[in-house]
RNA sequence: GGGCCAAUAGCUCAGUUUGGUUAGAGCAACCGGCUCAUAACCGGUAGGUCCUAGGUUCAAGUCCUAGUUGGCCCA
Numbered sequence: 001g002g003g004c005c006a007a008u009a010g011c012u013c014a015g016u017u018u019g020g021u022u023a024g025a026g027c028a029a030c031c032g033g034c035u036c037a038u039a040a041c042c043g044g045u046a047g048g049u050c051c052u053a054g055g056u057u058c059a060a061g062u063c064c065u066a067g068u069u070g071g072c073c074c075a
Base pairs, nucleotide, nucleotide: 001074002073003072004071005070006069007068010027011026012025013024020058029045030044031043032042033041051067052066053065054064055063
C1' cells in the first nucleotide's frame, strides 16, 4: 500500500437474510419474596441517540458514501 470482517445495555451477544407495528435475551446491578441467615431459587425495576458524520427513503440498527477503533489475510 491492497483486500476482508467486526462495532447494538456495565459484560457476552441476537436482530442485518427480505428496511416496516414498542430495539431484545442471558449474566451483572437494584428492589421484593423465600430462609434463623447467606447462597441457590422465584417475581419485579432500571439501564440504549444501535461507533461518528452525511446521504437514500413515507420509514434506517438494517441500504449507500466517508471517517474512527479493533481483528485477520496478502504484498

Transfer RNA from uncultured Mucispirillum sp., 75 nucleotides, folded computationally. The coordinates come from a structure-prediction model, not an experiment, and the mean pLDDT is 80. The sequence was found in a public genome assembly. It matches the Rfam family "tRNA". Rfam's curators write: Transfer RNA (tRNA) molecules are approximately 80 nucleotides in length.